[in-house]
RNA sequence: GAAGCAGGCCAGGUGGUCGCUCAUUUCCGGGUUCGCCCGGAAUGAGAGGAAAGUCCGAGCUCCGAAGGGCAGGACGGUCGCUAACAGCGACUCGCGGCAACGUGAAGGAAAGUGCCACAGAAAGGGAAACCACCCCGCAACUCACCGCGGGGAAAGGGUGAAAAGGUGAGGUAAGAGCUCACCGGUGUUCCGGGCAACCGGAACAGCCCGGUAAACCCCGUCCGGAGCAAGGCCUUGUAGGGGGAGGGGUUGCCCGCCCAUUCUCCCCGGGUACGGCCGCAGGAUUCCUCGGGCAACCGUGGAACCAGAUAAAUGACCACGCUUCCUCCGGGAAGUUACAGAACUCGGCUUAUGGCCUGCUUCGGUU
Numbered sequence: 001g002a003a004g005c006a007g008g009c010c011a012g013g014u015g016g017u018c019g020c021u022c023a024u025u026u027c028c029g030g031g032u033u034c035g036c037c038c039g040g041a042a043u044g045a046g047a048g049g050a051a052a053g054u055c056c057g058a059g060c061u062c063c064g065a066a067g068g069g070c071a072g073g074a075c076g077g078u079c080g081c082u083a084a085c086a087g088c089g090a091c092u093c094g095c096g097g098c099a100a101c102g103u104g105a106a107g108g109a110a111a112g113u114g115c116c117a118c119a120g121a122a123a124g125g126g127a128a129a130c131c132a133c134c135c136c137g138c139a140a141c142u143c144a145c146c147g148c149g150g151g152g153a154a155a156g157g158g159u160g161a162a163a164a165g166g167u168g169a170g171g172u173a174a175g176a177g178c179u180c181a182c183c184g185g186u187g188u189u190c191c192g193g194g195c196a197a198c199c200g201g202a203a204c205a206g207c208c209c210g211g212u213a214a215a216c217c218c219c220g221u222c223c224g225g226a227g228c229a230a231g232g233c234c235u236u237g238u239a240g241g242g243g244g245a246g247g248g249g250u251u252g253c254c255c256g257c258c259c260a261u262u263c264u265c266c267c268c269g270g271g272u273a274c275g276g277c278c279g280c281a282g283g284a285u286u287c288c289u290c291g292g293g294c295a296a297c298c299g300u301g302g303a304a305c306c307a308g309a310u311a312a313a314u315g316a317c318c319a320c321g322c323u324u325c326c327u328c329c330g331g332g333a334a335g336u337u338a339c340a341g342a343a344c345u346c347g348g349c350u351u352a353u354g355g356c357c358u359g360c361u362u363c364g365g366u367u
Stems, first nucleotide, its partner, number of pairs: 001363010013320006020046006027040005048339001052350002055348005060227004067255004072223005077091005092106001093104004107218002112216002114212003130157002133152006165183006184208002186205008231278004241268006247259003285304004290299003321336006
């Protein structure tokens, strides 16, 4: 200098004036059905790292006398973290990469059933014969080659993603784990390391036993449902009218259980009102010190209160500053970002995006 890998931070600054929303008030003025309402003043606060997607998990609310079974769904290496998770951390194994690193739908194919196109002779518990090989016979013939029939074999070549371990030697008519040596795989037993997944090693055994489960399936673990448009309260007022069923009880089915016939549910119709208030922000919250842990994270102590709108609030202007360019060095011009706006809240994941910083890997050059 180039090319990469991983991580962190910020989201444009300062001051002033006017404007908008909310909170507090011990403040002021007016109204009042005495609940509070309207206006003003003071103080304080006021859109994100993703607020997006609505993909997971929960808090919270309601239903279920909250139970059992089946179906269904989710997850799938080990050990940890967490309120929980399909999340996060570390490690192991497989795959990719020279590497830093990345990634995995990472249990079981010997429980069973399927599938493996095309090519190829043949696509798997056991074969198969396209070319080539060997033996015998016939024919032919100087000899060899070629041809026909029978038998042997799968070691050579070809096809394919994959063809029934590899190399070498022996053996054979030619061959083959047929035999042997070494290597690989598999199985059994044992030793060492590790919490474990797993890693390393030794002995024995010719045992050599395709792939696919992101196919059905088997095994193991887990799982009530609906959702803030949840759910409550207030005031006003209408037609508690009409019809249907015998049941209703928040995924589906069955059992159990509970409620009910003066009941429950469904449909049509009418009205208050496309009303107001609560839920609605003090939280699995944020920050700092110390301690533990490889880390995710946990614990102790201290400090802080950081939006709550409801047709939807944070905008406009000025000055300074900052960045870039130009400059006659006096200054001038432009910009002040990209992706993009809370709507019950939080923990994740995914996607979009501007800038800065740190560490690591490889290559080249120079000293």
This is a predicted structure of a 367-nucleotide RNA (Bacterial RNase P class A) from a Nitrospirota bacterium. It matches the Rfam family "Bacterial RNase P class A". Gene Ontology terms of the family: dimeric ribonuclease P complex, tRNA processing and ribonuclease P activity. The sequence was found by an Rfam model in a public genome assembly.